[in-house]
RNA sequence: GUCCCAGUAGGGUAGCGGAUAUCCUUUAGGCCUGCGGAGCCUAAGACCCGGGUUCAAGUCCCGGCUGGGACG
Numbered sequence: 001g002u003c004c005c006a007g008u009a010g011g012g013u014a015g016c017g018g019a020u021a022u023c024c025u026u027u028a029g030g031c032c033u034g035c036g037g038a039g040c041c042u043a044a045g046a047c048c049c050g051g052g053u054u055c056a057a058g059u060c061c062c063g064g065c066u067g068g069g070a071c072g
Stems, first nucleotide, its partner, number of pairs: 001071007010025003018055001026044006048064005
């Protein structure tokens, strides 16, 4: 330099163009309990950035950034 893949809560992870963006962990509150760090319930917290297509974009297209890989 060229090509390929990935980027989603603090961490990990799912998401045939249409539902309130999934689940685990975490944190806070509550219940339960002789006690609670176990169990149960509730809540908080995320789509890398900028454009485009579309009635509608986490998803499709273009460019950029970051990380990983292949070739030279």
Predicted 3D model of a 72-nucleotide RNA (transfer RNA) from Methanosarcinales archaeon Met12.
It matches the Rfam family "tRNA". The family's RNA type in Rfam is transfer RNA. Rfam links the family to the GO term triplet codon-amino acid adaptor activity. Rfam describes the family as follows. Transfer RNA (tRNA) molecules are approximately 80 nucleotides in length.
The coordinates come from a structure-prediction model, not an experiment, and the mean pLDDT is 81.
The sequence is in RNAcentral, with records from ENA.
Taxonomically the source falls in Methanosarcinales (Archaea, Methanobacteriati, Methanobacteriota, Methanomicrobia).